Transfer RNA from a Candidatus Nealsoniibacteriota bacterium, 72 nucleotides, folded computationally.
Its mean pLDDT, the model's own confidence on a scale to 100, is 81.
Rfam family: tRNA. Gene Ontology term of the family: triplet codon-amino acid adaptor activity.
The organism belongs to Candidatus Nealsoniibacteriota, within Bacteria.
RNA sequence: GCCCCUGUAGCUCAAUGGACAGAGCAGGGCUCUUCUAAGGCCAAAAUGGGAGUUCGAUUCUUCCCAGGGGCA
Numbered sequence: 001g002c003c004c005c006u007g008u009a010g011c012u013c014a015a016u017g018g019a020c021a022g023a024g025c026a027g028g029g030c031u032c033u034u035c036u037a038a039g040g041c042c043a044a045a046a047u048g049g050g051a052g053u054u055c056g057a058u059u060c061u062u063c064c065c066a067g068g069g070g071c072a
Stems, first nucleotide, its partner, number of pairs: 001071007010025004018055001028042004048064005
């Protein structure tokens, strides 16, 4: 330098064009318990950035950014 893949919550993963983007773990509050742990309930928390296509984008296109792999 060229090609390919990945980027979603604090972490690990879903959602592949459509309704309020979900789950587990972690963290917070309440409950339970003599206390702690475990259990139950509740709430908070995210689509890497820009532009485009579309009635509608996490999803499709393009540029950039970050990470990984292959070739030279």